[in-house]
Context: one part of a larger RNA
RNA sequence: UCAUAUUAAAGGAACUCGGCAAAUUAACUCUGUAAGUUCGCAAUAAAGAGUACCUACUUGUAAACAAGUAGGUUAAAAAAAGAAAGUAACGACUGUUUAACAAAAACACAGAACUCUGCUAAUUUACUAAGAUGUAUAGAGUUUGAAGUCUGCCCAGUGCUUAAAAAUGAAAUUUUUUUUGUUUUUUCAAAAAAUUAUAAGUUUAAGUAAACGGCGGUUCUAACUAUAAGAAUCCUUAGGUAGCGAAAUUCCUUGGCGGGUAAAUUCCGUCCUGCAUGAAUGACGUAACGAUUACUUUACUGUCUCUAAUAUGAAUUCA
Numbered sequence: 001u002c003a004u005a006u007u008a009a010a011g012g013a014a015c016u017c018g019g020c021a022a023a024u025u026a027a028c029u030c031u032g033u034a035a036g037u038u039c040g041c042a043a044u045a046a047a048g049a050g051u052a053c054c055u056a057c058u059u060g061u062a063a064a065c066a067a068g069u070a071g072g073u074u075a076a077a078a079a080a081a082g083a084a085a086g087u088a089a090c091g092a093c094u095g096u097u098u099a100a101c102a103a104a105a106a107c108a109c110a111g112a113a114c115u116c117u118g119c120u121a122a123u124u125u126a127c128u129a130a131g132a133u134g135u136a137u138a139g140a141g142u143u144u145g146a147a148g149u150c151u152g153c154c155c156a157g158u159g160c161u162u163a164a165a166a167a168u169g170a171a172a173u174u175u176u177u178u179u180u181g182u183u184u185u186u187u188c189a190a191a192a193a194a195u196u197a198u199a200a201g202u203u204u205a206a207g208u209a210a211a212c213g214g215c216g217g218u219u220c221u222a223a224c225u226a227u228a229a230g231a232a233u234c235c236u237u238a239g240g241u242a243g244c245g246a247a248a249u250u251c252c253u254u255g256g257c258g259g260g261u262a263a264a265u266u267c268c269g270u271c272c273u274g275c276a277u278g279a280a281u282g283a284c285g286u287a288a289c290g291a292u293u294a295c296u297u298u299a300c301u302g303u304c305u306c307u308a309a310u311a312u313g314a315a316u317u318c319a
Stems, first nucleotide, its partner, number of pairs: 001314008010305002014303001019300001027051005036041001038146001052073009083298007090290002095107002111144007123130002148284003152215003157212002159208005166203003175194007216234005243277001244274001255271005
């Protein structure tokens, strides 16, 4: 000097990106227990009190044992054993994951919806085969992700589905002719030309957004001012509805206002001027849950003010 432990006056997070680390709490019995809520929970909520051993007696009991009352003994052991509360974000939950830097808000999930499939099923597969010794309350694929309240408008584009009409649309095929080769001939083969009839597809039309996706400008207007319910106009397939909103999305920005602090770029509430929110690429709120994330409080502490001492071990230096 370092490591691992133990202790520490006064203060008690002033440390720090951040209470990281440490400390606090802890078992059992009794009492007691809020908001919220999907009535199950929340909950060991919180907050309190007690606990040894011996003797006698009482009560309960079949007994073990438990509880109580009175008196006495010592002054009372170690280990082990949740810190707690509040607000918000995300994800409903238990679960899964980057073996060896990421455990999460990612994946999964029950639930929801769409599409395909009538069984020799669709789908998968190199094959056996699986699907299935199943049969649409089944199987396969895609998206969303409990329950609650909901899920608006657009089919112009790109997909998909449908369509005894119309247009376009290949080779094979049918028939006929000609030429060449082969063969005694018939035949067979090849090439060329014409001819007959036509599929999917494409064009076209309609439907379809819990398919891929998309969801506007400009100008003016109310008897203070401001604002614009309203009016006009251009463009569009249609012009963003409900909800939420400086958000895990807000550039300007430490937005404005309020709360909390002596003092707050964080936090909570609210406003809406949404650079660039928005409805299963789901929207919004939500009890319970979380080694998740942000903020606050109580308790606690060597994290710190500000270091010190002790024990053990290591390194270094000297002998």